[in-house]
Predicted 3D model of a 125-nucleotide RNA (SAM riboswitch aptamer (S box leader)) from Psychroserpens sp. SPM9.
Of the family's consensus pairs, 97% are formed in the model.
NCBI's taxonomy places the organism under Bacteria, Bacteroidota, Flavobacteriia, Flavobacteriaceae, Psychroserpens.
């Protein structure tokens, strides 16, 4: 540093060193922080991506576990940014109707979904 696949609204922190900043990146909110931020160390935890065991077995699977390799242990990847995609809802205007109402255009738009970019884990170059 390259490429592929998979997952990212769950889960799980005390102590020590340190001493002002952090939340990846830009931007803009909003949060943590001297009751002590980053960083590194030490215990412990979650989780279960490799991993082990048993069953099946062509293949996909299910379970049970957690020695060991990694990860994580503040708030969804903190939130929003981008879309010739959907869309309650609103406003406005036209048709229609005695009104109510219904149709239909255009705007905005909660909100899902995609999409970029990270993040981790496995396998590749």
């Nucleotide at each position: 540093a390259u490429g592929u696949u998979a997952u990212c609204a769950a889960g799980a922190a005390a102590g020590g060193u340190g001493g002002a900043g952090a939340g990846a990146u830009u931007a803009g909110a909003c949060u943590c922080g001297c009751u002590g931020a980053a960083a590194c160390c030490u215990u412990a935890g979650c989780a279960a991506c490799c991993c082990u065991u048993a069953a099946a077995u062509u293949u996909a699977u299910u379970a049970a576990g957690a020695a060991g390799g990694u990860g994580c242990u503040a708030a969804a990847u903190u939130c929003u940014a981008c879309u010739u995609g959907a869309a309650a809802g609103c406003a406005c205007g036209a048709u229609u109707c005695a009104u109510u109402u219904a149709u239909c255009g255009u705007g905005u738009a909660a909100u899902c979904g995609g999409a970029u970019a990270g993040a981790u884990a496995a396998c590749u170059c």